Context: one part of a larger RNA
RNA sequence: UGACGGGGGCCCGCACAAGCGGUGGAGCAUGUGGUUUAAUUCGAUGCAACGCGAAGAACCUUACCUGCCCUUGACAUCCUCGGAACUUGUCAGAGAUGACUUGGUGCCUUCGGGAACCGAGUGACAGGUGCUGCAUGGCUGUCGUCAGCUCGUGUCGUGAGAUGUUGGGUUAAGUCCCGCAACGAGCGCAACCCUUACCCAUAGUUGUCAGCGGUUCGGCCGGGAACUCUAUGGGGACUGCCGGUGACAAACCGGAGGAAGGUGGGGAUGACGUCAAGUCAUCAUGGCCCCUUAUGGGCAGGGCUACACACGUGCUACAAUGGCCGGUACAGAGAGCGGCGAAGGGGUGACCUGGAGCUAAUCUCCUAAAGCCGGUCGUAGUCCGGAUUGGAGUCUGCAACUCGACUCCAUGAAGUCGGAAUCGCUAGUAAUCGCGAAUCAGCAUUGUCGCGGUGAAUACGUUCCCGGGCCUUGUACA
Numbered sequence: 001u002g003a004c005g006g007g008g009g010c011c012c013g014c015a016c017a018a019g020c021g022g023u024g025g026a027g028c029a030u031g032u033g034g035u036u037u038a039a040u041u042c043g044a045u046g047c048a049a050c051g052c053g054a055a056g057a058a059c060c061u062u063a064c065c066u067g068c069c070c071u072u073g074a075c076a077u078c079c080u081c082g083g084a085a086c087u088u089g090u091c092a093g094a095g096a097u098g099a100c101u102u103g104g105u106g107c108c109u110u111c112g113g114g115a116a117c118c119g120a121g122u123g124a125c126a127g128g129u130g131c132u133g134c135a136u137g138g139c140u141g142u143c144g145u146c147a148g149c150u151c152g153u154g155u156c157g158u159g160a161g162a163u164g165u166u167g168g169g170u171u172a173a174g175u176c177c178c179g180c181a182a183c184g185a186g187c188g189c190a191a192c193c194c195u196u197a198c199c200c201a202u203a204g205u206u207g208u209c210a211g212c213g214g215u216u217c218g219g220c221c222g223g224g225a226a227c228u229c230u231a232u233g234g235g236g237a238c239u240g241c242c243g244g245u246g247a248c249a250a251a252c253c254g255g256a257g258g259a260a261g262g263u264g265g266g267g268a269u270g271a272c273g274u275c276a277a278g279u280c281a282u283c284a285u286g287g288c289c290c291c292u293u294a295u296g297g298g299c300a301g302g303g304c305u306a307c308a309c310a311c312g313u314g315c316u317a318c319a320a321u322g323g324c325c326g327g328u329a330c331a332g333a334g335a336g337c338g339g340c341g342a343a344g345g346g347g348u349g350a351c352c353u354g355g356a357g358c359u360a361a362u363c364u365c366c367u368a369a370a371g372c373c374g375g376u377c378g379u380a381g382u383c384c385g386g387a388u389u390g391g392a393g394u395c396u397g398c399a400a401c402u403c404g405a406c407u408c409c410a411u412g413a414a415g416u417c418g419g420a421a422u423c424g425c426u427a428g429u430a431a432u433c434g435c436g437a438a439u440c441a442g443c444a445u446u447g448u449c450g451c452g453g454u455g456a457a458u459a460c461g462u463u464c465c466c467g468g469g470c471c472u473u474g475u476a477c478a
Stems, first nucleotide, its partner, number of pairs: 001478002003475003007472007015462002019425005026316008034307002042053002064302007073125001077124002079121005086103001089100004107114002128289001130288003136284002138279003141275001143273001148187006154163003167178003193267004198235007212222003238261001241255005318418001322377007334365003339358002344353003384415001389410007431454007
């Protein structure tokens, strides 16, 4: 100087408390451990691994296993020889591949040949998701959006170092003020950026009977730019104003005005560093290892989907604030040309047919659901719950056996609110309801990322648990 303390003081954070809803019990989905297996590819392992890499494992992916094949190789550069490239079909085979076969002769030329491409050969080499993340770059997690981490000069100390950065207030903040052997500065904080909430201007193939006319009643048409909206530019909030507290300061408390008030809400943004944290399997890369009979490459099938069990994360429930039936209302944000696919018709349905329109404020996905109105059920393993299984189908795709999703009929399991324990959340939040997108032929999705609808309760307080910041103290630790 740090680190640590079941030392002290001060202060924060859904850290506790106060509340609301869960997990832990059930069924299923998914990940992991374990076990099994020819293989169940590999990585991630307290917080910070476990719906994680995987924003799509039937083949492919695929790295694993079995079998069948190749050896200058699927890919790159160089050399030699031959042939344009390319293309039709037959046979064998699981295919890779092998054998045979048809058409075709191009472009430039100094007529030697050359360019692109294909085949054969030779060796230099290729290739490796093989090892080492404890050799690395890059990227990332974490403490933590915590308020800290440092430097120059000066001063003090023999020196390590200290001071500044401590102290008194204050703040979300090393934020600001005051004081002070310090005076300044840098990286962080804040602000500048995006979005949301209000207003104005500009612009009107979305919207509008707002005011006028027509209307086969639909902004449908004429017309109109007022409103909504869209998207560009501006305004607006700064403790600016008033009162109080305070050291006359910084600031805090209350109030006015205002759409918004004290960083308005949300996001992006992550200091010096810590964990030899994670990743050699995104990529790049040092070293080592292997390499023409393989740890490389091609193909078929299988596996990654196994199942006595254990754990994590979720979904659906156990019901009446509910289930079912009928009627009826209101979003936002996205996506679309090998795409979205309307109206109409068929089917109980998945879906089929049909093809209008749309490169999209124009068309489509697209009827939002919870809600509201009416009816029924009457506390029952039920008109709750939907697992499982049987049958019949639909769709995608060469192909749904291993191993897809969906539909219909039948079947109807566990489950009556969950032990010890444990998680999230402070407001348009929790809870609850549906909608969309990426990946994608299709799908495991209940995941992930977004979008809107309805919309709470509670916070006395900081003693305690956890994590953190500052000062101080002890130490046989570095």
Predicted 3D model of a 478-nucleotide part of an RNA (small-subunit ribosomal RNA, 3' major domain) from a metagenome.
Its mean pLDDT, the model's own confidence on a scale to 100, is 81.